The RNA shown here (FMN riboswitch aptamer (RFN element)) has 130 nucleotides. Of the family's consensus pairs, 100% are formed in the model. The sequence was found by an Rfam model in a public genome assembly.

RNA sequence: UUUGUAUUUCAGGGGUGGUGAAAGUCCACACUGGUGGUGAUAGGUUUGCCUUAGUCCACGACCGCUUAACUGCGCUGAAUCGGUGAGAAUCCGAUACCAACGGUCAAAGUCCGGAUGGAAGAAAUGACAC
Numbered sequence: 001u002u003u004g005u006a007u008u009u010c011a012g013g014g015g016u017g018g019u020g021a022a023a024g025u026c027c028a029c030a031c032u033g034g035u036g037g038u039g040a041u042a043g044g045u046u047u048g049c050c051u052u053a054g055u056c057c058a059c060g061a062c063c064g065c066u067u068a069a070c071u072g073c074g075c076u077g078a079a080u081c082g083g084u085g086a087g088a089a090u091c092c093g094a095u096a097c098c099a100a101c102g103g104u105c106a107a108a109g110u111c112c113g114g115a116u117g118g119a120a121g122a123a124a125u126g127a128c129a130c
Base pairs, nucleotide, nucleotide: 003129004128005126006125007124008123009122010121015029016028017027018026030110031109032099033098034059035058036057037056042051043050044049054097055096063074064073065072079095080094081093082092083091101113102112103111
C1' cells in the first nucleotide's frame, strides 16, 4: 500500500391557490429526484484528480412466496424530437413522462402511518493475516 475482517457513525426530497358539504388526494400552476457505474460535455483543480443522468446499466426500499435468519427466489416506474459533431442513453434546445404499500368525509411522488424501522451504499477508526 492492497485485499479480507471487526466496530462506530451517516445514509430521501418536495405546495400554493381554486371548486366543493367534504380534497394537502380532484383541477390549475408549482416543486422534488436514494445508491454504485458510465459520462467526445461542462465546472473546479494542488495537474494526482474531483464533481456532473429521476426516465442508459446495475442496485436498494415496498410487496409476494420461502428460510433458523432480508436466507433465497420473484416482482419492481418513466424519453422522444431537433441541434452540434467523426462519434451523444449523459452536452445544448424543445416538448413529454415516472414515482411502493396502508390510511383518508374525495381518487395522494409532495399529507398521515408502518418508520425512533430497514437498506443499496458512504465515511472514520482499530487489530490481524497476506